[in-house]
RNA sequence: GCACCAGUGGCGGAAUAGGCAUACGCGCACGUCUCAGAAGCGUGUGGGCAACCGUGCGGGUUCAAGUCCCGCCUGGUGCA
Numbered sequence: 001g002c003a004c005c006a007g008u009g010g011c012g013g014a015a016u017a018g019g020c021a022u023a024c025g026c027g028c029a030c031g032u033c034u035c036a037g038a039a040g041c042g043u044g045u046g047g048g049c050a051a052c053c054g055u056g057c058g059g060g061u062u063c064a065a066g067u068c069c070c071g072c073c074u075g076g077u078g079c080a
Base pairs, nucleotide, nucleotide: 001079002078003077004076005075006074007073010026011025012024019063027045028044029043030042031041032040046053047052056072057071058070059069060068
């Protein structure tokens, strides 16, 4: 330098012929249980008072984009 793959909450990670973003798990907070604790169970948990905003960054297409298109950044694999 070229090709391919990946980037989503605090962390792991779902969501693809474009249509409710964050399901599920972990963690955390509170509660329950216990003499007390651990484990278990229950509720809540992206940001913002709200309107709104949010999928690596910047554009584009579309009524609508995590998803499609272009450029870039970062990481991985392969080839030179």
Transfer RNA from a Bacillota bacterium, 80 nucleotides, folded computationally. The coordinates come from a structure-prediction model, not an experiment, and the mean pLDDT is 82. It matches the Rfam family "tRNA". Rfam classes the family as a transfer RNA. The sequence was found in a public genome assembly.